[in-house]
């Protein structure tokens, strides 16, 4: 250099999952007003093209998704995984064809040990969650120095391209 194996712990990702939120919201039926007569206007932008009258309000009825998740269990894990860019593929948004946006994924790269709070900023319908940033405290690891009877303790440094154990190699 290289290969296996392993530690960190309020460790990490994933399914499952009551119920809460989404919401008395959409929609939907009845009524009324007001507008309009193949138009305007709506169905993410544009062009075509379908398609549908519209808008308010008042009564009744009354969802789901995306996001989250107690308390258990279950699978995979220890760059576990998060996250930022770039460049690709898919899927939804009415149809086509260009573009948007949202969502999955792929490759390549930058950055985070890790974990908990606070405080901001983002995400979002929402101070729910999730992410970043600073700041605190805890901890794992390694390195330096002081101390010491010690393996300890203490202060500074550093980053997972790290650390410990065994192999091989030079």
């Nucleotide at each position: 250099a290289g290969a296996u194996a392993g530690a960190g712990g309020c460790g990490c990702g994933g399914a499952u999952g009551a119920c809460a939120u989404g919401a008395g919201u959409a929609g939907c039926a009845u009524c009324a007003u007001u507008c309009u007569u193949g138009a305007a206007g709506g169905c993410a932008a544009g062009c075509a093209u379908g398609c549908c009258g519209a808008a308010u309000g008042a009564u009744g009825u009354g969802a789901a998704a995306g996001g989250g998740g107690a308390a258990g269990u279950c699978c995979g894990c220890c760059g576990a995984a998060g996250u930022g860019a770039a460049c690709g593929a898919g899927a939804a948004g009415a149809u086509g064809c260009u573009u948007c946006u949202u969502c999955u994924u792929g490759u390549u790269u930058g950055c985070u040990g890790g974990u908990a709070c606070a405080a901001c900023g983002g995400u979002u319908a929402a101070g729910a969650u999730c992410c970043g940033u600073u700041g605190u405290a805890c901890u794992g690891c390694c390195g330096a120095a002081a101390c010491c009877g010690a393996u300890g303790u203490u202060u500074c440094g550093g980053a997972g391209c790290g650390c410990u154990a065994u192999c091989u190699u030079a």
Lysine riboswitch aptamer from uncultured Exiguobacterium sp., 170 nucleotides, folded computationally. The source organism's lineage runs through Bacteria, Bacillati, Bacilli, Caryophanales and Exiguobacterium. Its mean pLDDT, the model's own confidence on a scale to 100, is 77.